[in-house]
Molecule: SAM riboswitch aptamer (S box leader)
Organism: uncultured Mucilaginibacter sp.
RNA sequence: GGUUUAUAAAGAAGUGGCGAGAGAUCAGGCUCUGCAACCCACUGGCAACCCUUGCAAAAGCGAGAAGGUGCCAAUUCCUGGCCCGGAAAAUAACCCCGGGAAAUAUAAAUU
Numbered sequence: 001g002g003u004u005u006a007u008a009a010a011g012a013a014g015u016g017g018c019g020a021g022a023g024a025u026c027a028g029g030c031u032c033u034g035c036a037a038c039c040c041a042c043u044g045g046c047a048a049c050c051c052u053u054g055c056a057a058a059a060g061c062g063a064g065a066a067g068g069u070g071c072c073a074a075u076u077c078c079u080g081g082c083c084c085g086g087a088a089a090a091u092a093a094c095c096c097c098g099g100g101a102a103a104u105a106u107a108a109a110u111u
Base pairs, nucleotide, nucleotide: 001111002110003109004108005107006106007105008104013043014042015041016040017039021032022031023030026080027079028078029077044072045071046070049068050067051064052063053062054061055060076103082100083099084098085097086096
C1' cells in the first nucleotide's frame, strides 16, 4: 500500500521550538493564523478500538485505564461531483428537500 469489519453531531490544552501559511484531494464557501497558526517536542488531558475484568450459552450489557494505537478549533468545518426518492417543471435538466453511496480519517484483523 490492498482487502474486510466497525466508528466518525459527544469529549479533551498548556509550555517550548520553528517562522508562513493552514483546515486530505478538485471546485465553491467559510474559518484559523506574526496576540505565531500548521508542524515538531515535552507535559497534561479526552475517548475506550485493541487490552483487563464482571454477568451471559451466545449476541450483548456493565466496570477499569497499567500497556499498544488514536485524538485534543469549527459535524470528517460546510456544500457539490455518483445513485435513489420527493417537490417543482416541458412526465426533461438545473435549483430546492430527504436518504444512500463514494471519498477521507482512525482502530482491529488479514494480505